[in-house]
RNA sequence: UUCUUAUCCAGAGAGGUGAAGGGACUGGCCCGUUGAAGCCUCGGCAACAGACUGAUAUCAGUACUGUGCCAAUUCCAGUAAGCCAAGUGCUUUUAAGAUGAGAA
Numbered sequence: 001u002u003c004u005u006a007u008c009c010a011g012a013g014a015g016g017u018g019a020a021g022g023g024a025c026u027g028g029c030c031c032g033u034u035g036a037a038g039c040c041u042c043g044g045c046a047a048c049a050g051a052c053u054g055a056u057a058u059c060a061g062u063a064c065u066g067u068g069c070c071a072a073u074u075c076c077a078g079u080a081a082g083c084c085a086a087g088u089g090c091u092u093u094u095a096a097g098a099u100g101a102g103a104a
Stems, first nucleotide, its partner, number of pairs: 001104008013042005021031003025078004043070003048066003051062005074096001080092004
């Protein structure tokens, strides 16, 4: 990098450094000099895999290890279809993306 598969309406931030961007992309809409991204320290959330424990072939628990995450539902929409009281409305679905695990 590609493929397969599961999940994505819950949850969880302070300090230092830095100096203008950030929220993947496009369009919106937001966040940001009352300090963005990145990096460091400490803290936290969750429970995907491993480990362990209890029931037993699948659950439950712990949070030790490996990841991940800590503005807004993946911030909203993106493809296709349906519903309707007709409003830039609602529902389902797909694509895209993110993360874990496995494979090449």